Overview:
A computed fold for a 78-nucleotide RNA from a Nitrospirales bacterium, annotated as c-di-GMP-I-GGC riboswitch aptamer. NCBI's taxonomy places the organism under Bacteria, Pseudomonadati, Nitrospirota, Nitrospiria, Nitrospirales. The prediction has a mean pLDDT of 88. Its Rfam family is "c-di-GMP-I-GGC riboswitch aptamer". On this family, see Weinberg et al., Proc Natl Acad Sci U S A 2017: "Bioinformatic analysis of riboswitch structures uncovers variant classes with altered ligand specificity".
RNA sequence: UCCGAUAAAGGCAAACCCAUUGUGAAAUGGGGACGCAAAGCCACGGGUCAGGAUUUUCUGAUAGCCGGGCUACCGAAG
Numbered sequence: 001u002c003c004g005a006u007a008a009a010g011g012c013a014a015a016c017c018c019a020u021u022g023u024g025a026a027a028u029g030g031g032g033a034c035g036c037a038a039a040g041c042c043a044c045g046g047g048u049c050a051g052g053a054u055u056u057u058c059u060g061a062u063a064g065c066c067g068g069g070c071u072a073c074c075g076a077a078g
Base pairs, nucleotide, nucleotide: 002078003075004074011036012035016031017030018029019028020027021026034064040070041069042068044067045066046065047062048061049060050059051058052057
């Protein structure tokens, strides 16, 4: 470095419910845990979704859809 234990210490938090924001996809906070070794960060490529134009597209959402980039805790076996 790759890798990822029935390891230790910790971390995140799907669905659903409540509140707020938004036309919306969704987001944020609280509750809650299905899962996650990058489920930490970045919309760069693709996908999906929303809104507007209606034409080739524009503006957004999603990093827990995939790829890519950056960074990172722990340390058994190999």